The RNA shown here (transfer RNA) has 72 nucleotides and comes from a Planctomycetota bacterium.
RNA sequence: GCUCGCGUAGCUCAACGGUAGAGCACCGCUUUCGUAAAGCGGGGGUUAAGGGUUCAAAUCCCUUCGUGAGCU
Numbered sequence: 001g002c003u004c005g006c007g008u009a010g011c012u013c014a015a016c017g018g019u020a021g022a023g024c025a026c027c028g029c030u031u032u033c034g035u036a037a038a039g040c041g042g043g044g045g046u047u048a049a050g051g052g053u054u055c056a057a058a059u060c061c062c063u064u065c066g067u068g069a070g071c072u
Base pairs, nucleotide, nucleotide: 001071002070003069004068005067006066007065010024011023012022013021018055026042027041028040029039030038048064049063050062051061052060
């Protein structure tokens, strides 16, 4: 330099154009003499950035950035 994949909550990952979710973590409550465990509830997102298509984009297209793999 070329090709391909990935980028979504603190972490690991879903969501095949129509309300952005789960587990763990975090916070509160119940339970206990107390802790842990368990149960119930809650907060947390510019979906890497910019632009385009569309009535509607995390999703499709283009560019850029980051990251991984392969080739040279």
Background: RNAcentral holds the sequence, with entries from ENA. Rfam family: tRNA. About the family: Transfer RNA (tRNA) molecules are approximately 80 nucleotides in length. Rfam classes the family as a transfer RNA. Its mean pLDDT, the model's own confidence on a scale to 100, is 83. Lineage of the source: Bacteria > Pseudomonadati > Planctomycetota.